[in-house]
The part of an RNA shown here (large-subunit ribosomal RNA, domain I) has 539 nucleotides and comes from Marinomonas sp. NCBI's taxonomy places the organism under Bacteria, Pseudomonadati, Pseudomonadota, Oceanospirillales, Marinomonas. It matches the Rfam family "Bacterial large subunit ribosomal RNA". The coordinates come from a structure-prediction model, not an experiment, and the mean pLDDT is 81. RNAcentral holds the full RNA, with entries from ENA.
Context: one part of a larger RNA
RNA sequence: AGCAUUUGGUGGAUGCCUUGGCAUGUACAGGCGAUGAAGGACGUGGCACGCUGCGAUAAGCGUCGGGGAGAUGUGAGCAAUCUUUGAUCCGGCGAUUUCCGAAUGGGGAAACCCACCUUCACCAUUUCUUUCUCAUUAUCUUCGGAUAGUGAGAGCGAGGUGGAUAAGGUAUUACCGAGUUGAAUAUAUAGACUUGGUGAAGCGAACCCGGGGAACUGAAACAUCUCAGUACCCGGAGGAAAAGACAUCAACCGAGAUUCCCGUAGUAGUGGCGAGCGAACCGGGACCAGGCCAGUGCCUUUUCUAUUAUUAACAGAACACUCUGGAAAGUGUGGCCAUAGCGGGUGAUAGCCCCGUAUGUGAAAAGACUAGAAAAGGACUUGAGUAGGGCGGAACACGUGAAAUUCUGUCUGAACAUGGGGGGACCACCCUCCAAGCCUAAAUACUCGUACAUGACCGAUAGCGAACACAGUACCGUGAGGGAAAGGUGAAAAGCACCCCGAUUAGGGGAGUGAAACAGUACCUGAAACCGGAUGCUU
Numbered sequence: 001a002g003c004a005u006u007u008g009g010u011g012g013a014u015g016c017c018u019u020g021g022c023a024u025g026u027a028c029a030g031g032c033g034a035u036g037a038a039g040g041a042c043g044u045g046g047c048a049c050g051c052u053g054c055g056a057u058a059a060g061c062g063u064c065g066g067g068g069a070g071a072u073g074u075g076a077g078c079a080a081u082c083u084u085u086g087a088u089c090c091g092g093c094g095a096u097u098u099c100c101g102a103a104u105g106g107g108g109a110a111a112c113c114c115a116c117c118u119u120c121a122c123c124a125u126u127u128c129u130u131u132c133u134c135a136u137u138a139u140c141u142u143c144g145g146a147u148a149g150u151g152a153g154a155g156c157g158a159g160g161u162g163g164a165u166a167a168g169g170u171a172u173u174a175c176c177g178a179g180u181u182g183a184a185u186a187u188a189u190a191g192a193c194u195u196g197g198u199g200a201a202g203c204g205a206a207c208c209c210g211g212g213g214a215a216c217u218g219a220a221a222c223a224u225c226u227c228a229g230u231a232c233c234c235g236g237a238g239g240a241a242a243a244g245a246c247a248u249c250a251a252c253c254g255a256g257a258u259u260c261c262c263g264u265a266g267u268a269g270u271g272g273c274g275a276g277c278g279a280a281c282c283g284g285g286a287c288c289a290g291g292c293c294a295g296u297g298c299c300u301u302u303u304c305u306a307u308u309a310u311u312a313a314c315a316g317a318a319c320a321c322u323c324u325g326g327a328a329a330g331u332g333u334g335g336c337c338a339u340a341g342c343g344g345g346u347g348a349u350a351g352c353c354c355c356g357u358a359u360g361u362g363a364a365a366a367g368a369c370u371a372g373a374a375a376a377g378g379a380c381u382u383g384a385g386u387a388g389g390g391c392g393g394a395a396c397a398c399g400u401g402a403a404a405u406u407c408u409g410u411c412u413g414a415a416c417a418u419g420g421g422g423g424g425a426c427c428a429c430c431c432u433c434c435a436a437g438c439c440u441a442a443a444u445a446c447u448c449g450u451a452c453a454u455g456a457c458c459g460a461u462a463g464c465g466a467a468c469a470c471a472g473u474a475c476c477g478u479g480a481g482g483g484a485a486a487g488g489u490g491a492a493a494a495g496c497a498c499c500c501c502g503a504u505u506a507g508g509g510g511a512g513u514g515a516a517a518c519a520g521u522a523c524c525u526g527a528a529a530c531c532g533g534a535u536g537c538u539u
Base pairs, nucleotide, nucleotide: 001538002537003536004535005534006533007532008531009530015524016488017487020458021457022455023454024453025452026451027450028449029447030446031203032202039100040099041098042055043054044053046078047077050074051073061094062093063092064091065090066089070082071081072080105114106113107112115170116169117168118167119166122163123162124161125160126159127158128157130155131154132153133152134151135150136149137148138147139146140145172200173199174198175197176196177195178194179193180192181191207238208236209235210234211233212232218225222272248255249254259286260285261284262283263282269277270276290439291438292437293383295380298378299377300376301375302374303373304372305371306370310366311365313361314360315359319334320333321332323330335352336351337341343355344354345353388412389411390410391409392408393407394406395405398424419434420433421432422431423430475482476481495523498510499509500508501507
């Protein structure tokens, strides 16, 4: 040195576990905001670094309910306190709520700087009114004092000036109202300015409607076409939105608003007839609802009344012994409850130990929804620059085509129910409907979120990026943005008193705790790579 066996170190796989995730279902909720939001900055604790809570009343204040023995979050400790005169905790309603942020007095490099106006309490000074006390003068006097004037001091009230504190106000814009002004242009009007009132703004995951609108890609190249009216941008709204009560379909029989699903059907069509795109009638389901234009009606808003859901909770059955063990819920024996043998915890596996579960009960306060009542307000004339036509586009499954139908940039332009539209060029007959006004629940779409439940979902390289008192953190990037790693002592800290080596370390050896310390805060199990020791064999 190699090989083998063995014993250690290192390392953190594996097994087991779960505080965290993922998905689905049901119900709820579907908004918050100038009464200042979402999101933050800075503060706030006896000691206080992060998170959580809160806001100079600052881990909190008041009140009304619940609850019933401990409590002062995470979070141990010390200190100091609170609490059956009901604390901590849970729920309802309130109070407070710095600064930034739409941010709105002006500015600004967010959490800062600089203003103006008004006013309360306060201080100083001053004017006036008024009350009291003292001094003094005059008059009267019953000698006590009274009246009038002047001066000083104290006080109430109403003002002025200065100081200083606190509170409130001061953005823009639309509409409504009032006022002052005021062109071209004489009267005027438009406009400008001032002022009062009401509203808006900003944020938010997807869903919805509208206005704009790509390219990569496919066509095995590429231009019409496709991707696709997709992505993206903008505007707007609601809990849904949109659509909607036939100028619709159908076919000579009839149906009867809209929306969504299944079939019709990858059919009929369309298409450099390429790639592709792709209906409808009709049938079956989900859900069903019709109204209004001068009114006994409809719509909107507000107020009141009543009830409920919801927002805390409460009661809640039934077991003992024995053996093993560190520990009994396990073994054995004998019982009990069950409208409760879902689940979790307890020193191993518990219906009967604990929390719960089935079931039943419950609200001072707030209170959707629903129902009823009252009040106030609003809409409005049966639809003409419309239908139709020409030109140019677009939407319809339909690429201009034989191209009906719908929309319209532009130019035109009817009829008036004795009328008009449609039935896929167009004409006739026939059938059917009544445009150019308005509203309308449900069935449908979605989930930032709340509650409950479930899982042939994951189990720490998985599952959200994030199970971790510190994750959108550390770190990277000028920035937009990118973006980690990191769980487990034990039943209980009982977390090793004391002794020894060592530097009053680190680390270790004893002792002690514990079932176990090869469970010692580098802590469950502890694989392999890799590095040592011992023994044997070989060289």